Glycine riboswitch aptamer from Sedimenticola thiotaurini, 97 nucleotides, folded computationally. NCBI's taxonomy places the organism under Bacteria, Pseudomonadota, Gammaproteobacteria, Chromatiales, Sedimenticola. Its Rfam family is "Glycine riboswitch aptamer". About the family: This family represents the bacterial glycine riboswitch. The coordinates come from a structure-prediction model, not an experiment, and the mean pLDDT is 76.
[in-house]
RNA sequence: UUGACUCUGGAGAGCGAUCGAACAGCGAUCCACCGACGGGGCAGGGGACUCCGGCCGCAGGCCGGACCUCAAACUCUCAGGUCUUGGACAGAGGGGC
Numbered sequence: 001u002u003g004a005c006u007c008u009g010g011a012g013a014g015c016g017a018u019c020g021a022a023c024a025g026c027g028a029u030c031c032a033c034c035g036a037c038g039g040g041g042c043a044g045g046g047g048a049c050u051c052c053g054g055c056c057g058c059a060g061g062c063c064g065g066a067c068c069u070c071a072a073a074c075u076c077u078c079a080g081g082u083c084u085u086g087g088a089c090a091g092a093g094g095g096g097c
Stems, first nucleotide, its partner, number of pairs: 005093005014031001016030005032082003038078001039076003045069003050066007
């Protein structure tokens, strides 16, 4: 320094319908919705010099495209979530022998 841990704060979206259980709580299916667990996608930039095109003074070099890499709180809504759980992120904490 980073991660884990503890405490605190922490948004959004149906108090939906049906069925089965249960007798407070749950599960399944369907429709509607949310983005701040997780995950996917993308720009600029960078890389490589394999391919294509163009230019040059034609050894070769340069330019453009294809290729590789690559960000998010953007975007997708796979997963997850929609009465209170989770929760990106932020703040604080950690002694003695």